[in-house]
RNA sequence: GGGGGCGUAGUAUAGUGGUAGUACAGGGGUCUCCAAAACCUCUAGCGUGGGUUCGAUUCCUACCGCCCCUGCCA
Numbered sequence: 001g002g003g004g005g006c007g008u009a010g011u012a013u014a015g016u017g018g019u020a021g022u023a024c025a026g027g028g029g030u031c032u033c034c035a036a037a038a039c040c041u042c043u044a045g046c047g048u049g050g051g052u053u054c055g056a057u058u059c060c061u062a063c064c065g066c067c068c069c070u071g072c073c074a
Stems, first nucleotide, its partner, number of pairs: 001070007010024004018054001026042005047063005
C1' cells in the first nucleotide's frame, strides 16, 4: 500500500428502519441502634459530516479513532 471488523451513559454490553434497553458504578429513599445487604427511585448515551427515507443508532458515503489479517496483490 491492500482487505476486513468495531465505535451506544463513567465502565461493560444488547438492540439493526418506527419510544434506546440491561448490568455495574453514581445521587436520593425504605429498612436498621448504626452500617452492610436487599428493595424502590433518579441521573446519564448512539464518534463527526453528508446522502437515502414520511422516519436513521440501524441503510449508503466520506472522514476520525481503535483492533485484526495480508505483505506488493485488481
RNAcentral holds the sequence, with entries from ENA. Transfer RNA from a Candidatus Parcubacteria bacterium, 74 nucleotides, folded computationally. It matches the Rfam family "tRNA". Gene Ontology term of the family: triplet codon-amino acid adaptor activity. RNAcentral records the identical sequence in 5 taxa. Taxonomically the source falls in Candidatus Parcubacteria (Bacteria, Bacteria candidate phyla). Model confidence (mean pLDDT): 81 of 100.